[in-house]
The RNA shown here (transfer RNA) has 76 nucleotides and comes from Candidatus Curtissbacteria bacterium RIFCSPHIGHO2_01_FULL_41_44.
The sequence is in RNAcentral, with records from ENA.
NCBI's taxonomy places the organism under Bacteria, Bacteria candidate phyla, Candidatus Curtissiibacteriota.
Its Rfam family is "tRNA". By type it is a transfer RNA.
RNA sequence: GGGCCCGUAGUUCAGCAGGUAGAACACUGCAUUUGCACUGCAGAGGUAAGCGGUUCGAGUCCGCUCGGGUCCACCG
Numbered sequence: 001g002g003g004c005c006c007g008u009a010g011u012u013c014a015g016c017a018g019g020u021a022g023a024a025c026a027c028u029g030c031a032u033u034u035g036c037a038c039u040g041c042a043g044a045g046g047u048a049a050g051c052g053g054u055u056c057g058a059g060u061c062c063g064c065u066c067g068g069g070u071c072c073a074c075c076g
Stems, first nucleotide, its partner, number of pairs: 001072007010025004019056001027043005049065005
């Protein structure tokens, strides 16, 4: 330098044909307990990496940029 894959909640990840953004764990509150843990119930938490484009509508499609991974090339 080139090809391919990935970027969604604090973490690990899911999501479809383009049409309300989710799970688990973590966190908060309540119940339970002498207390803690476990367990049960409830709740908070997201500019979907950034910018632009297409569309009535984009996390999803297209382009560029940034970051990560991987393969190849180059290289005393």